[in-house]
This is a predicted structure of a 107-nucleotide RNA (SAM riboswitch aptamer (S box leader)) from Clostridium thermosuccinogenes. The sequence is in RNAcentral, with records from Rfam. Its Rfam family is "SAM riboswitch aptamer (S box leader)". A reference for the family is Stoddard et al. (2010), "Free state conformational sampling of the SAM-I riboswitch aptamer domain", Structure. The source organism's lineage runs through Bacteria, Clostridia, Eubacteriales, Clostridiaceae and Clostridium.

RNA sequence: ACCUUAUCAAGAGAGGUGGAGGGACUGGGCCCUAUGAAACCCGGCAACCGGCUUAUUGCAUCGGUGCCAAUUCCUGCUGGCUGUAUAUGCAGUCGGAAAGAUGAGGA
Numbered sequence: 001a002c003c004u005u006a007u008c009a010a011g012a013g014a015g016g017u018g019g020a021g022g023g024a025c026u027g028g029g030c031c032c033u034a035u036g037a038a039a040c041c042c043g044g045c046a047a048c049c050g051g052c053u054u055a056u057u058g059c060a061u062c063g064g065u066g067c068c069a070a071u072u073c074c075u076g077c078u079g080g081c082u083g084u085a086u087a088u089g090c091a092g093u094c095g096g097a098a099a100g101a102u103g104a105g106g107a
Base pairs, nucleotide, nucleotide: 002106003105004104005103006102007101008100013042015041016040017039021032022031023030026076027075028074029073043068044067045066048064049063050062051059052058072099077096078095079094080093081092082091083090084089
């Protein structure tokens, strides 16, 4: 890197170091950031796997991950409905897909 599968509307510091960027990619939006970005440490959340269990829609003392602005920040493809009114459009809304993230398996 690839395949399968589950989940993605909840949750998580007014701490330290650090110094300018960050929100996956790309196009379009919109945001966060010096009242300090990324990263690291501490702290926390969660409960996917292990573990425990009164076996459960349970627990979180321990191990393996994961996560800690905004729905996976929104959107790009497609379908329904509504509005506009004749445009393969635009706007709104609800769903599906694609893409992605994380876990657990697999080859």